């Protein structure tokens, strides 16, 4: 240089046009003599910028940035 994949909660990852969910973590309560364990509730992301199509975009198109991979 040229293709391709992937960027979404603290971390691992769903969701793929109708204002976002799990699991593990974090906080409280219960429950024990105590801790683990268990079980209830919550917090915490407007979805990597930016633009465009659309009544509506994390989803679907362009640029641009990061990450990885393959040609060369």
């Nucleotide at each position: 240089g040229c293709c391709g994949c992937c960027g979404u909660a603290g971390c691992u990852c769903a969701g793929u046009g109708g204002u976002a969910g799990a699991g593990c973590g974090c906080g409280u309560c219960a429950u024990u003599g105590g801790u683990a364990a268990u079980g209830a509730c919550g917090a915490g992301g407007c979805c990597g910028a930016g633009a465009g199509u659309u009544c509506a975009a994390u989803u679907c198109u362009c640029u641009c940035c990061g990450g990885c991979g393959g040609c060369a």